[in-house]
Context: one part of a larger RNA
RNA sequence: GAGUAGCGAAAGAGGAGUGAGAAGCUCCUCCGCCGAAUGACCAAGGGUUCCUGGGGCAGGCUAAUCCGCCCAGGGUAAGUCGGGACCUAAGGCGAGGCCGACAGGCGUAGUCGAUGGACAACGGGUUGAUAUUCCCGUACCCGCGCGCGGCCGUCCAUGCCGGACCCCCUGAUGCUAAGCCCUGAAGCCCGUUCCUCCUUCGGGAGGGGCGGGGGGAAGGGCGGACCGAGGGGGCAGUAGGCAAGCCGAAGGGGAGACGCAGGAGGGUAGCUCUACCAGGCGGUGGUUGUCCUGGAGUAAGGGUGUAGGGCGGACCAUAGGCAAAUCCGUGGUCCACGAAGCCUGAGACCUGAUGCCGAGCCGUUCAAGGCGAAGUGAGUGAUCCCGUGCUGCCGAGAAAAUCCUCGCGGCGAGGACGCGCGCGGCCCGUACCCUAAACCGACGCAGGUGGUCAGGUAGAGAAUACCAAGGCGAUC
Numbered sequence: 001g002a003g004u005a006g007c008g009a010a011a012g013a014g015g016a017g018u019g020a021g022a023a024g025c026u027c028c029u030c031c032g033c034c035g036a037a038u039g040a041c042c043a044a045g046g047g048u049u050c051c052u053g054g055g056g057c058a059g060g061c062u063a064a065u066c067c068g069c070c071c072a073g074g075g076u077a078a079g080u081c082g083g084g085a086c087c088u089a090a091g092g093c094g095a096g097g098c099c100g101a102c103a104g105g106c107g108u109a110g111u112c113g114a115u116g117g118a119c120a121a122c123g124g125g126u127u128g129a130u131a132u133u134c135c136c137g138u139a140c141c142c143g144c145g146c147g148c149g150g151c152c153g154u155c156c157a158u159g160c161c162g163g164a165c166c167c168c169c170u171g172a173u174g175c176u177a178a179g180c181c182c183u184g185a186a187g188c189c190c191g192u193u194c195c196u197c198c199u200u201c202g203g204g205a206g207g208g209g210c211g212g213g214g215g216g217a218a219g220g221g222c223g224g225a226c227c228g229a230g231g232g233g234g235c236a237g238u239a240g241g242c243a244a245g246c247c248g249a250a251g252g253g254g255a256g257a258c259g260c261a262g263g264a265g266g267g268u269a270g271c272u273c274u275a276c277c278a279g280g281c282g283g284u285g286g287u288u289g290u291c292c293u294g295g296a297g298u299a300a301g302g303g304u305g306u307a308g309g310g311c312g313g314a315c316c317a318u319a320g321g322c323a324a325a326u327c328c329g330u331g332g333u334c335c336a337c338g339a340a341g342c343c344u345g346a347g348a349c350c351u352g353a354u355g356c357c358g359a360g361c362c363g364u365u366c367a368a369g370g371c372g373a374a375g376u377g378a379g380u381g382a383u384c385c386c387g388u389g390c391u392g393c394c395g396a397g398a399a400a401a402u403c404c405u406c407g408c409g410g411c412g413a414g415g416a417c418g419c420g421c422g423c424g425g426c427c428c429g430u431a432c433c434c435u436a437a438a439c440c441g442a443c444g445c446a447g448g449u450g451g452u453c454a455g456g457u458a459g460a461g462a463a464u465a466c467c468a469a470g471g472c473g474a475u476c
Stems, first nucleotide, its partner, number of pairs: 012030006031473004039453004045433002049431001050074006059067002079140002081429004086117002091112003097106003121138005141425009151415002158243004165234005179222005188213011245411003251406004259393004265386003270380004276295005281289001297356002301351003308344004312335007320328002357375001360371003394397001439448002455467004
C1' cells in the first nucleotide's frame, strides 16, 4: 500500500435452553428453498470421516458453548447379499517348443482373468452406532447320519447268451512265395567291313552295318509251401454274463446362447376415489353434514397351473458325430396335421397369517412399556413382469461351466426314490461419505464423477410450475 480488496451463487424471524460469553450451538413456533433432487440406495474412490462422552491452543475465510477439528472409549456379527472354495471373454503369464549373440521376444498344452454366465431368504422387530448378517416368525440349498414307507433286486427255481485254445476232415476260389523251364532288350567287350575328317604318312578319331561273347530288364509256362471260407470233436453248455439295480465320465450330443427395429395383448407395482374404522364439531356469521382430519396393509416359500409362448409322433436303416451309444445327425416307411400330449409361463386364488403391521389411545419431564379399530370394492395404470417371447429386417448378431441325455467304463448284494427327524455349513467384505465439506480438482473450490428407485395436481413427457415422503436455509 491499507484497516483497502476480499470473506466463494441462495431467506430468514421470534421465543426458550445451555453457557463466563450466543446472529451462527440445542429445542419450539412461523416463514422460505429443493423435490428425475439439494430425497433414498449402490459401484468406484476415500479410509474411521460413523456413535457416545469430554474439550476449546491450532484448523473452520467472522464468533463459537458447535464441527468432517482435538482427546478418550465404543461400533461393522451372513450356508442364502457381494467376492473366493464354480465357469469362461478381451487380455496376461506360459511346461515343452520356435526365434534371438545376450538381454529377451513369440507361443502350444495349460493356468489366471468380470465389466458377462451359473448359484439356495423373505417379512417384521431391535441399537447411541450393524442388520436380507442379531432377535422373532416362516422358508430354501448342500453334505452326513438315523427312522418310516412303498418299489425294484439279491437268494430259490427256470430260461437265454457264452470266448481264447486244442485235435481231425475238406482244403473250393484267389493273389501267390521258394524252386524249375522257355524266350530274351539295352549298356559293355572282341572281330570284320563301309563312310567322313585329321595326319609327322606310321596311323588316329567319330559314326554306321554284320557276326560272336557276355549280360540279364521284361515276358510266358510249370509249380504250389503258407494264408484261407466251411464241417466235426474236445475243453464245455464249464468259467462267466444277461433276463435286477445303481453310479457314470476331462468323452459324444442337446441346451446354456445372445443382433436391431416394431406393434398388439395379458398382468402387477404404484396411484386415485370409496364401503368401512378412529377422532373432531369450531378464535368470526354458518357448519351432525353429500361435513372436516387421519387410516383404509402384509413378503419369501408351499399348493394349484391360468392368459400367453414353444415342440409333430412311431418304427427301420446307418462307411457320420476321432472309440461306443438306445443320444444326436442323415435317409426311408407309416400315422397325424390341429388337436391330444409334453415343456415353459406372468398373474390371480388358497396357504404362509388365531401371526405381524396398523390410525389412535394409555403411560412418561423425555423414555421404557402397554392396549389396539377398520383393513372392502371400483377406477387408472407403468419405462416393471409374461418376454432372451411374437413379427419383420440385414449389417447375420461371445465363450465356457452349472443342467439334461448317451454311454466308454465302474460298483455290486443291495439300490435309488419319497416323507420325517437330527447334526454340520469354511475364508474375506459389511461402520460412514458417495452429484459430495469425506472421491478427482493444492482449499470445507459455483467445475467433474458410472448405476438403481421414480409419489400427487396440470401436462405427450423423466419438460415445466407448484407440492408429498424426505432433506435443507449454504460459516461473516

This is a predicted structure of a 476-nucleotide part of an RNA (large-subunit ribosomal RNA, domain III) from uncultured Trebonia sp.